[in-house]
RNA sequence: AGCAGAGUGGAGCAAUCGGUUAGCUUGCCGGUUUCAUAGGCCGGAGGUUGCGGGUUCAAAUCCCGCCUCUGCAU
Numbered sequence: 001a002g003c004a005g006a007g008u009g010g011a012g013c014a015a016u017c018g019g020u021u022a023g024c025u026u027g028c029c030g031g032u033u034u035c036a037u038a039g040g041c042c043g044g045a046g047g048u049u050g051c052g053g054g055u056u057c058a059a060a061u062c063c064c065g066c067c068u069c070u071g072c073a074u
Base pairs, nucleotide, nucleotide: 002072003071004070005069006068007067010026011025012024013023019057028044029043030042031041032040033039050066051065052064053063054062
C1' cells in the first nucleotide's frame, strides 16, 4: 500500500428519509436548601460536528480527497 469501523462542548454518547435554535448524561461555575458538607432543586458558560472541497434553496447527515485512532489480513 489493502479491507472494515470510528472522529460531534472537559469526559461518555444521541441526532429518523438532508429541513424547528445540534440534544442527553456526567463534569465545571453561580444561586437556593442545610449549623456545615453531601444530596436535591433552579439557572449559566462551554460545539463552527477531524481538515479541505463538491452537490443542494438548505449538509453533523450525501459525494470526493486527506489526516488521526481501533480492528482484520498479507